Description
This is a predicted structure of a 366-nucleotide part of an RNA (large-subunit ribosomal RNA, domain IV) from a Pseudomonadota bacterium. The source organism's lineage runs through Bacteria, Pseudomonadati and Pseudomonadota. The full RNA is in RNAcentral, with records from ENA.
Context: one part of a larger RNA
RNA sequence: CCCUGGUUAAGGAACUCAGCAAUCUGACACCGUAACUUCGGGAUAAGGUGUGCCCUCAUGUAGGUGAACCCUCUCGCAGGGCUAGCCGAAGGGGGUUGCAACAAAGCGGCGGUAGCGACUGUUUACUAAAAACACAGGUCUCUGCUAAGUCGUAAGACGAAGUAUAGGGACUGACGCCUGCCCGGUGCCGGAAGGUUAAGGGGAUCCGUUAGUGGUUCUUCACGGAACUGCGAAGCGGUGAACUGAAGCCCCGGUAAACGGCGGCCGUAACUAUAACGGUCCUAAGGUAGCGAAAUUCCUUGUCGGGUAAGUUCCGACCUGCACGAAUGGCGUAACGACUUCCGCGCUGUCUCGACCAGGGGCUCA
Numbered sequence: 001c002c003c004u005g006g007u008u009a010a011g012g013a014a015c016u017c018a019g020c021a022a023u024c025u026g027a028c029a030c031c032g033u034a035a036c037u038u039c040g041g042g043a044u045a046a047g048g049u050g051u052g053c054c055c056u057c058a059u060g061u062a063g064g065u066g067a068a069c070c071c072u073c074u075c076g077c078a079g080g081g082c083u084a085g086c087c088g089a090a091g092g093g094g095g096u097u098g099c100a101a102c103a104a105a106g107c108g109g110c111g112g113u114a115g116c117g118a119c120u121g122u123u124u125a126c127u128a129a130a131a132a133c134a135c136a137g138g139u140c141u142c143u144g145c146u147a148a149g150u151c152g153u154a155a156g157a158c159g160a161a162g163u164a165u166a167g168g169g170a171c172u173g174a175c176g177c178c179u180g181c182c183c184g185g186u187g188c189c190g191g192a193a194g195g196u197u198a199a200g201g202g203g204a205u206c207c208g209u210u211a212g213u214g215g216u217u218c219u220u221c222a223c224g225g226a227a228c229u230g231c232g233a234a235g236c237g238g239u240g241a242a243c244u245g246a247a248g249c250c251c252c253g254g255u256a257a258a259c260g261g262c263g264g265c266c267g268u269a270a271c272u273a274u275a276a277c278g279g280u281c282c283u284a285a286g287g288u289a290g291c292g293a294a295a296u297u298c299c300u301u302g303u304c305g306g307g308u309a310a311g312u313u314c315c316g317a318c319c320u321g322c323a324c325g326a327a328u329g330g331c332g333u334a335a336c337g338a339c340u341u342c343c344g345c346g347c348u349g350u351c352u353c354g355a356c357c358a359g360g361g362g363c364u365c366a
Base pairs, nucleotide, nucleotide: 001361002360003359004358005357006356007355008354010352011351014350019347027051028050029049030048031047036041038174052096053095054094055093056092057091063087064086065085069081070080071079072078109345110344111343112342114340115339116337117336121133122132137172138171139170140169141168142167143166149158150157151156175332176331177330178329180262181261182260185259186258187255188254189253190252191251194250195249196248200244201243206238207237208236209235212231213230214229215228216227217226218225219224263281264280265279266278267277290324291321302318303317304316305315306314
């Protein structure tokens, strides 16, 4: 010096990101107990008093248990009654040892404000336990049973030995008060008149091939034959127009607890300021209720009030919301929380500021 414990004058959070850590508190009985509240809670709220031992009331009380014995009868290991014995509180009065201390150990510190999440639960096994996840409740949507959905190539299985008060998916997240406007875009649902549109159907046209035939040349006594070239039926092969042809898309409508969105400029009142009011442009519609410097506010330590001697935090207001806002839910809310913020009481070696003690390391010597 380090670790684990113990004590500490005066002060008592001045420490520190933060009372981290360590104190304090603590049992039982009685008294007493606020706001708020979903009337259950909050609550062991808070706060206070008592507690050992001895004597006595009472040679052990109240009470409990309960033989022997007595009575009854259906005669037994049954029912009823009395007492001995045994067990045995709570309280009143008096006394008493220890310097003090009798719940001598073990065993909650408490209260207030605000945020978030209703709650009990769940989670990053090994840096995060939370405001994250879940949750009961709410809503939308799909699914009529060989259900939808999921796994599998399939057989098959789950869903479910269930049947719309059921099952799947999505969002929200107890409860209370509520949940405004926009369907132009995207999605979904419905519609089918018209436009567009695939394969397929359909085969016009054109091309190739050549039986035949025209022309030229060659050849044969002749019939004829050959070569080149033009036209070219049927058939075969190829090309393939018109026309026909579903869903989808275009189109028409619905739908926001579907994805999402929810304006700008200028002027105006008899102090000033402000603008109930007016004008204008744009939009699918221009943010309603509630809340608001907020887990959201940049400017910002906004301004005012409270608390402090002094407060970038905190609480209450204001509204100029850079950039809140209504199930990506809005605003409240009793209870709950190893959550987060601020304050107070108590308490303390956290600190002023250190000191000492015990044990174990480390270090030095042997």